[in-house]
Context: one part of a larger RNA
RNA sequence: UUGGGUGUAAAGGGCGUGUAGGCGGUGGUGUAGGUUAUCGGUAAAAACCCAAAGCUCAACUUUGGGCUUGCCGAUAAAACCCCAUCACUUGAGUGCAGGAGAGGAAAGUGGAAUUCCCGGAGUAGCGGUGAAAUGCGUAGAUACCGGGAGGAACACCAGUGGCGAAGGCGACUUUCUGGUCUGCUACUGACGCUGAGGCGCGAAAGCUGGGGGAGCAAACGGGAUUAGAUACCCCGGUAGUCCCAGCUGUAAACGAUGGUAACUAGGUGUGGGCAGUGGUCAAGCUAUCCGUGCCGGAGCUAACGCAAUAAGUUACCCACCUGGGGAGUACGGUCGCAAGGCUGAAACUC
Numbered sequence: 001u002u003g004g005g006u007g008u009a010a011a012g013g014g015c016g017u018g019u020a021g022g023c024g025g026u027g028g029u030g031u032a033g034g035u036u037a038u039c040g041g042u043a044a045a046a047a048c049c050c051a052a053a054g055c056u057c058a059a060c061u062u063u064g065g066g067c068u069u070g071c072c073g074a075u076a077a078a079a080c081c082c083c084a085u086c087a088c089u090u091g092a093g094u095g096c097a098g099g100a101g102a103g104g105a106a107a108g109u110g111g112a113a114u115u116c117c118c119g120g121a122g123u124a125g126c127g128g129u130g131a132a133a134u135g136c137g138u139a140g141a142u143a144c145c146g147g148g149a150g151g152a153a154c155a156c157c158a159g160u161g162g163c164g165a166a167g168g169c170g171a172c173u174u175u176c177u178g179g180u181c182u183g184c185u186a187c188u189g190a191c192g193c194u195g196a197g198g199c200g201c202g203a204a205a206g207c208u209g210g211g212g213g214a215g216c217a218a219a220c221g222g223g224a225u226u227a228g229a230u231a232c233c234c235c236g237g238u239a240g241u242c243c244c245a246g247c248u249g250u251a252a253a254c255g256a257u258g259g260u261a262a263c264u265a266g267g268u269g270u271g272g273g274c275a276g277u278g279g280u281c282a283a284g285c286u287a288u289c290c291g292u293g294c295c296g297g298a299g300c301u302a303a304c305g306c307a308a309u310a311a312g313u314u315a316c317c318c319a320c321c322u323g324g325g326g327a328g329u330a331c332g333g334u335c336g337c338a339a340g341g342c343u344g345a346a347a348c349u350c
């Protein structure tokens, strides 16, 4: 490299957007670049294959034919691919009428709770554990009531519920804003799919500068436990956790399952539409579209299992894998303030 693969054995990029490229719906017409057919030229000799001939045979040599699957030219065909052109509507998009939603950003508001401060009232304990101790408390704690401050998170609703490309998103109100679904088929007329690079987004932790700091809590201190205990348990506690601006760019970033399109028995939940029936309204029933679960048949699978949300049957495009260790290391390059990220070997060894 080919072949074979990528849920769990090695292997799907964290996610999107999109450039080049690859691939691409239906019906005409035209051209003839690809394609196909026929003919001609050329394709040195030797070698090779076949048939003969010459050395007594053979090796060897000679003669003839084949081969040289290519290239060039001429003529012809027009199914398919390309190209040009005309048209179409089912792919894609737009419009109109509605719908659901923790989708995103900003501003404002609210109650419960923890902590702290002040006041009241009150007395000897509180707290903590397996049991204790450190700790707090007669300088009046804990428990109770009233007032205040401040920060962070939003109980119930809440649901294999919803939304988002992923990360993720949960009190309430307002403003701005993205996507999506259904119905009607009015419009455009293939405008599509994928996507190397590129660009953007990207949990937590971490970094820089400035704020903030209630609770929690790496590090650290103390008390226990223990043979020891640099831990698990307890008392404290700083970064951090929060906000603004910037950086980092990684995760078991997981459905460990790339995207798009088509097709292939069923059963049962649930979320959002629409239509019919029903009827006071509704529930219900029927049909259908989109999403999300469970079970299960064919088929697939090494098995487990998957099974219309496929890991089934196909097509197109991208990414990735090729024994374990060495190693996601070294070196180089590149990005970063740093931490480090991305790219990524070999010797050696089993």
Stems, first nucleotide, its partner, number of pairs: 003322004007304002012318001014201004021194003025088006033081002035077008048066007091191001092188003095184005103177007110154001115149006125136002162169002206247006215241002220236004258317006266295008275286003299306002323350003332343004
The part of an RNA shown here (small-subunit ribosomal RNA, central domain) has 350 nucleotides and comes from an uncultured Thermoanaerobacterales bacterium. The RNAcentral record of the full RNA draws on ENA and SILVA. Its mean pLDDT, the model's own confidence on a scale to 100, is 88.